RNAcentral holds the sequence, with entries from ENA. A computed fold for a 76-nucleotide RNA from a Candidatus Cloacimonadota bacterium, annotated as transfer RNA. Rfam family: tRNA. The family's RNA type in Rfam is transfer RNA. Gene Ontology term of the family: triplet codon-amino acid adaptor activity.
RNA sequence: GCGGAUUUAGCUCAGUUGGUAGAGCGUCAGCUUCCCAAGCUGAAGGUCGCGGGUUCGAAACCCGUAAUCCGCUCCA
Repeated sequence: GCGGAUUUAGCUCAGUUGGUAGAGCGUCAGCUUCCCAAGCUGAAGGUCGCGGGUUCGAAACCCGUAAUCCGCUCCA
């Protein structure tokens, strides 16, 4: 230099044809219990890596760019 994969909640990940974002774990509160744990209920937490574009509408399509990983090539 070239190609590929990944990037979404604190963590691990879903989101399939573009229709406006979820799960598990964790955190917080409540219920339950003599207390703890477990269990049950609820809540908070997101500019979907970043910047543009297309579209009535983008996590998903297009362009650019960053980070991580893998492969290939060149080599002063």